RNAcentral holds the full RNA, with entries from ENA and SILVA. A computed fold for a 357-nucleotide part of an RNA from Parcubacteria group bacterium GW2011_GWA2_53_21, annotated as small-subunit ribosomal RNA, central domain. Lineage of the source: Bacteria > Bacteria candidate phyla.
Context: one part of a larger RNA
RNA sequence: UUGGGCGUAAAGCGUCCGCAGGUGGUUUGGCCAGUCAGAGGUUAAAACCUAACGCUUAACGUUAGGAUCGCCUUUGAUACUACCAGACUAGAGAACGGAAGAGGUGAGCGGAAUUCUCGGUGUAGUCGUAAUAAGCGUUGAUAUCGAGAAGAACACCAAAUGCGAAGGCAGCUCACUGGUACGUUUCUGACACUCAUGGACGAAAGCGUGGGGAGCAAACAGGAUUAGAUACCCUGGUAGUCCACGCCCUAAACUAUGCAUACUAGGUAUUGGCAGUAUCGACCCUGUCAGUGCCGUUUAAAAAAGCUAACGCGUUAAGUAUGCCGCCUGGGGAGUACGGCCGCAAGGCUAAAACUC
Repeated sequence: UUGGGCGUAAAGCGUCCGCAGGUGGUUUGGCCAGUCAGAGGUUAAAACCUAACGCUUAACGUUAGGAUCGCCUUUGAUACUACCAGACUAGAGAACGGAAGAGGUGAGCGGAAUUCUCGGUGUAGUCGUAAUAAGCGUUGAUAUCGAGAAGAACACCAAAUGCGAAGGCAGCUCACUGGUACGUUUCUGACACUCAUGGACGAAAGCGUGGGGAGCAAACAGGAUUAGAUACCCUGGUAGUCCACGCCCUAAACUAUGCAUACUAGGUAUUGGCAGUAUCGACCCUGUCAGUGCCGUUUAAAAAAGCUAACGCGUUAAGUAUGCCGCCUGGGGAGUACGGCCGCAAGGCUAAAACUC
């Protein structure tokens, strides 16, 4: 390589967009490049297969026939693929209609809580723990009432809910804006799928510059605990957490399950749309399309089939198939060294070998 795999054994890129490449709906005509058939030439001999023969047999050898592979020429076939020309609408896209949504960005606003400041009342404790202590407090704390300031997060609603490609998104209002499902079947007419290289986005932490800083809190300090305690517990507390702009590019970035399409019993809950039934109207009920969940088990026997090593998966497949991409090949060494590229740095990406079991 052929082949076998990737939920948990090694293995799905964090996610999307997308050039090249690969693959590609229905139908008519043409062409004959691929494809298929026939003929001819060439493909040294030996080797291989079959038969006969020769060394006493075998190995070995001789003779005859055959097989195999490629190329060239030529004559045909035209189903499929490609190509050329035309047509179609089931894929894809557009238009129109009403609809749902924590989708994104910006601006404004709101109440509860917390801390601080000021003022009133008031007096000896308070805080904290399993128990203490440290801390705070007669320079008046804690408690309580009033006023003000600041920053951050949005209780209830809230749900198996919704939206987004993923990361992720939740107080309210406004502006701008992306996507989606459904219905009509009006338009275009294969415009599609996947995608190496490439590009964009990408939690938290971290970095740079400038702001901000209530609460929380790495580091750090003190008090406990302990044989020790560089911890767990307590009191403080700085980066950080927040904002703007620019970097970083990693996660158990998980459904540990790539994307697209088609097919293969059901039951049940729920979200959105539409239709029917019903009604004064709505709800309910029935059907259908698109999502989000659960069950599909025990058994002599029905309460799927199928797959899987088992667990389990089971129309949201890990079933049955097709197309394309990525990845795996014993454990350790090692996601390391070296080199290259990227980064301000931290580091990231790519990625071995010796040796060893």